[in-house]
Predicted 3D model of a 350-nucleotide part of an RNA (small-subunit ribosomal RNA, central domain) from an uncultured Candidatus Melainabacteria bacterium.
Rfam family: Bacterial small subunit ribosomal RNA.

Context: one part of a larger RNA
RNA sequence: UUGGGCGUAAAGAGUUCGUAGGUGGUAUGUUAAGUCUGGUGUUAAAUGCUGAAGCUCAACUUCAGUUCGGCACUGGAUACUGGCAAACUGGAAUGCGGUAGAGGUAAAGGGAAUUCCUGGUGUAGCGGUGAAAUGCGUAGAUAUCAGGAGGAACAUCGGUGGCGUAAGCGCUUUACUGGGCCGUAAUUGACACUGAGGAACGAAAGCCGGGGUAGCAAAUGGGAUUAGAUACCCCAGUAGUCCCGGCCGUAAACGAUGGAUACUAGGUGUUGCGGGUAUCGACCCCUGCAGUGCCGCAGCCAACGCGUUAAGUAUCCCGCCUGGGGAGUACGCACGCAAGUGUGAAACUC
Numbered sequence: 001u002u003g004g005g006c007g008u009a010a011a012g013a014g015u016u017c018g019u020a021g022g023u024g025g026u027a028u029g030u031u032a033a034g035u036c037u038g039g040u041g042u043u044a045a046a047u048g049c050u051g052a053a054g055c056u057c058a059a060c061u062u063c064a065g066u067u068c069g070g071c072a073c074u075g076g077a078u079a080c081u082g083g084c085a086a087a088c089u090g091g092a093a094u095g096c097g098g099u100a101g102a103g104g105u106a107a108a109g110g111g112a113a114u115u116c117c118u119g120g121u122g123u124a125g126c127g128g129u130g131a132a133a134u135g136c137g138u139a140g141a142u143a144u145c146a147g148g149a150g151g152a153a154c155a156u157c158g159g160u161g162g163c164g165u166a167a168g169c170g171c172u173u174u175a176c177u178g179g180g181c182c183g184u185a186a187u188u189g190a191c192a193c194u195g196a197g198g199a200a201c202g203a204a205a206g207c208c209g210g211g212g213u214a215g216c217a218a219a220u221g222g223g224a225u226u227a228g229a230u231a232c233c234c235c236a237g238u239a240g241u242c243c244c245g246g247c248c249g250u251a252a253a254c255g256a257u258g259g260a261u262a263c264u265a266g267g268u269g270u271u272g273c274g275g276g277u278a279u280c281g282a283c284c285c286c287u288g289c290a291g292u293g294c295c296g297c298a299g300c301c302a303a304c305g306c307g308u309u310a311a312g313u314a315u316c317c318c319g320c321c322u323g324g325g326g327a328g329u330a331c332g333c334a335c336g337c338a339a340g341u342g343u344g345a346a347a348c349u350c
Stems, first nucleotide, its partner, number of pairs: 003322004007304002012318001014201004021194003025088002028085004033081002035077009048066007091191001092188003095184005103177007110154001115149007125136002162169002206247006215241002220236004258317006266295011299306002323350003332343004
């Protein structure tokens, strides 16, 4: 390389958009590039193969014949693929009518709680632990009442509930704004799928500049524990956690499961929308579509399990894997302020 694979054995890129490329619905005509088929030429000789002949045989030598395949030219076929022309509506998109939502951005507002400050009441303890101690407290703590300040997070509702491409999103209101779903079938008429490079977004931690700092809390200090204790426990506590602007670009970024389309038993919850039945109406009941769970047939799987939300049956496109260690290391290059990230070996060894 071929082949075989990628939930858990090595292997799905963190996610999306999208360039080139690859692939692509229904029907008609045309063309004849791919495809199929006939003919011709060529593919030196030697060699090879088949048959014969000559050296006593063989090797060897000589003669005759010659396949497959390739390339070129030429005649034909037209189902499929492609090109061209003009169409179609089922894919896709738009319009119109509804609808649910912690989707996003910004601003304003709210209450509970912790801490601190001021004042009142009040007196000797509080706090903490397995037990203690460090710590706080007669300069009046803890407790309790009133007032104030400030920061961060939003109990109940809350739900294998919802929304978002993923990361993620949860007090209330307002403004701006993205997408989805359902119904309709008015419009366009294949406009589609995937996507090497590329671009954008991307938790937490970390970095730079400026603010902020209630609680929590790496580092650090102290008290314990212990043989020791650079820990686990306790008392403190700085970065950080928060906001604005700019970087970083990684996670068990997980469903450890790439995307799209079609097909293949059901049962039972739940969310959104629609139709029918029923009713005064709503509920109930039947049913369609879209999501989200559980169980399960066939089938698949090494097993576990998956099972119309497939890991089943197929097609298209991309990414990735190829024994363990060395190693996600070295070197080079690119990016980054740095931390580092991306790409990514070999010797050697088992």